Transfer RNA from a Deltaproteobacteria bacterium, 73 nucleotides, folded computationally. The prediction has a mean pLDDT of 81. The source organism's lineage runs through Bacteria, Pseudomonadati, Myxococcota and Myxococcia.
């Protein structure tokens, strides 16, 4: 320099051809237990990497750009 794929909660991932942004984990707070751990039940946590576009509506499609992986040269 070129080409593919990735980025979504603190963490690891979901969201399938556009229509409410979830889950586990770990955090708070109950409840079980004499206590503690397990268990069970509840809260909180997001400008979906930035910026544009296209749409009644975009984590989903288009285009720059930027980070991280892989490959080719």
């Nucleotide at each position: 320099g070129c080409u593919g794929g990735u980025g979504u909660a603190g963490c690891u991932c979901a969201a399938c051809g556009g229509g409410c942004a979830g889950a586990g984990c770990a955090g708070c707070c109950g409840g079980c237990u004499u206590g503690u751990a397990c268990c069970c039940g509840g809260c909180a946590g997001g400008u979906u990497g930035c910026a544009g576009g296209u749409u009644c509506g975009a984590c989903u499609c288009c285009u720059g750009c930027c980070g991280c992986c892989a490959g080719c040269u």